[in-house]
This is a predicted structure of a 91-nucleotide RNA (c-di-GMP-I riboswitch aptamer) from a Rhodospirillaceae bacterium. The prediction has a mean pLDDT of 77. The organism belongs to Rhodospirillaceae, within Bacteria. The sequence was found by an Rfam model in a public genome assembly.
RNA sequence: UUGUCCGUAAGGCAAACCGUUGGCAACAAUGGGACGCAAAGCCACCGGUCCAGACGUCAAUCCCGGCGUUUUGGAUAGCGGAGCUGCCGAA
Numbered sequence: 001u002u003g004u005c006c007g008u009a010a011g012g013c014a015a016a017c018c019g020u021u022g023g024c025a026a027c028a029a030u031g032g033g034a035c036g037c038a039a040a041g042c043c044a045c046c047g048g049u050c051c052a053g054a055c056g057u058c059a060a061u062c063c064c065g066g067c068g069u070u071u072u073g074g075a076u077a078g079c080g081g082a083g084c085u086g087c088c089g090a091a
Base pairs, nucleotide, nucleotide: 004090005089012037013036017032018031019030020029021028022027035078041084042083045081046080047079048076049075050074051073052072053070054069055068056067057066058065
């Protein structure tokens, strides 16, 4: 310098689940906890998924509910892609 290899050693992150708090919810923060992770570091730009709203539709009067649309508002970076940055060791 490269990100090609490795994750043995050093160091790092932390799913499900549980407690507390916030949120209508998806979910988030925090403490515990480890399923996993070599970018499980950052970023909602593209696609996906989820939640809420709106609209349409289904049965009946409404509510509730199912399905669909959405150029509305959110969530997810541990769903995939693009972008940015990057530790130790080996080569």